[in-house]
RNA sequence: AUGAUUCUUCGGGGCGGGGUGUGAUUCCCCACCGGCGGUUACAGUCCGCGAGCUUAGGCAUGAAUCGGCGAAAUUCCGGUACCGACAGUGAUUGGCGUAAGCCAUGAGUCUGGAUGAGAGAAGAUAUAA
Numbered sequence: 001a002u003g004a005u006u007c008u009u010c011g012g013g014g015c016g017g018g019g020u021g022u023g024a025u026u027c028c029c030c031a032c033c034g035g036c037g038g039u040u041a042c043a044g045u046c047c048g049c050g051a052g053c054u055u056a057g058g059c060a061u062g063a064a065u066c067g068g069c070g071a072a073a074u075u076c077c078g079g080u081a082c083c084g085a086c087a088g089u090g091a092u093u094g095g096c097g098u099a100a101g102c103c104a105u106g107a108g109u110c111u112g113g114a115u116g117a118g119a120g121a122a123g124a125u126a127u128a129a
Stems, first nucleotide, its partner, number of pairs: 002129001006124005016030004031109002033084002035049004044082002052059002064080005086112003093104004
């Protein structure tokens, strides 16, 4: 200097205000949130990875630009935007029907799978070799 193996711990955030309404954390306006590794410099939107469903194929999987400083930033600063799995609930929106009613749509922030799993991180083993 390198450092097997085994084990331990850690490992995802967010509805506050107003409006309509008998009723909405789901509709409308504002607000709020951002896993892990990499990248000359710090990233939800660059490159790659992770949770769920499926016999399989496959689905989940999406999203950014302008200006500034700088040797270097789609990562910082300033401006203006955009994105957000599955299942449930759902008073939203649209369609059909004489009607009862039916169909489609409808939560990033609520409830659930999940006291789970995991990208990985730290430590011990380690005065192992």
Overview: FMN riboswitch aptamer (RFN element), 129 nucleotides, folded computationally. Its Rfam family is "FMN riboswitch aptamer (RFN element)". Gene Ontology term of the family: FMN binding.